The RNA shown here (FMN riboswitch aptamer (RFN element)) has 124 nucleotides. Rfam family: FMN riboswitch aptamer (RFN element). Gene Ontology term of the family: FMN binding. The model forms 100% of the base pairs in the Rfam consensus. The prediction has a mean pLDDT of 81.
RNA sequence: UAAAGCCUUUGGGGCAGGGUGAAGCGAAAGCUAAUUCCCUACCGGCGGUAUAGUCCGCGAGCCGUAUGGCAGAUCCGGUUAGAUUCCGGAACCGACAGUAAAGUCUGGAUGAAAAAAGGCGCGA
Numbered sequence: 001u002a003a004a005g006c007c008u009u010u011g012g013g014g015c016a017g018g019g020u021g022a023a024g025c026g027a028a029a030g031c032u033a034a035u036u037c038c039c040u041a042c043c044g045g046c047g048g049u050a051u052a053g054u055c056c057g058c059g060a061g062c063c064g065u066a067u068g069g070c071a072g073a074u075c076c077g078g079u080u081a082g083a084u085u086c087c088g089g090a091a092c093c094g095a096c097a098g099u100a101a102a103g104u105c106u107g108g109a110u111g112a113a114a115a116a117a118g119g120c121g122c123g124a
Base pairs, nucleotide, nucleotide: 001124005120006119007118008117009116010115017039018038019037024031025030041104042103043094044093045058046057047056048055053092054091061070062069063068074090075089076088077087078086096107097106098105
């Protein structure tokens, strides 16, 4: 100090404030009622590359017995040798099931995985 192989650990964040009121209860007045609606707030897995939720890929999710298939979003200006990644500005996106319609609640999940770190190992 190289490869195959094996093992261990790690491995996702987020509703603060206000408004409305489907359904329910009530004789009525009214009570209650959405982190899902509206205003607004907040969040950003892994590898690559000039530092990336929006570029190129991977993973999670869904469909399939399986090879496999499906599925999201960015522009303008500046700096630079080089940036859709930095700086300034303005935008946009977010599985499935449940429930008042959910990126943020609850659930599958004390799960799985991209991947990262460490160790073992063989020969000299």